[in-house]
RNA sequence: AUUUUAUACAGAAGAGGGGAGAGAUCGGGCUCACAGAACCUCUGGCAACCAUGAAUGAAUAUCAUGCAACGGUGCCAAAUCCCGCCAAUUUAUUUUGGAACUAUAAAAU
Numbered sequence: 001a002u003u004u005u006a007u008a009c010a011g012a013a014g015a016g017g018g019g020a021g022a023g024a025u026c027g028g029g030c031u032c033a034c035a036g037a038a039c040c041u042c043u044g045g046c047a048a049c050c051a052u053g054a055a056u057g058a059a060u061a062u063c064a065u066g067c068a069a070c071g072g073u074g075c076c077a078a079a080u081c082c083c084g085c086c087a088a089u090u091u092a093u094u095u096u097g098g099a100a101c102u103a104u105a106a107a108a109u
Stems, first nucleotide, its partner, number of pairs: 001109008013043005021032003026084004044076003049072002052068002055065004085098004
């Protein structure tokens, strides 16, 4: 980097540095930001994908379910911030479902 599978309306912030843009990309909307955002570092936390531990139930290859949270990742404004394509629906610019994109994990190449 590509492919496959799973998940994405829940959850979790302080300090120091930084100094004008940021919320993936394009368009539209909306929001955050000099009362200091983005980003970086430290500390703390969330979560439970992988690994691990113990429990229960099946049957000995292990599988399923929930629990724990020392390890590997990830994450800590807003639903992936919302919409864009398709289908259905509505008085409607409404509502619902699906897809695509994107992100993360695990595995393979």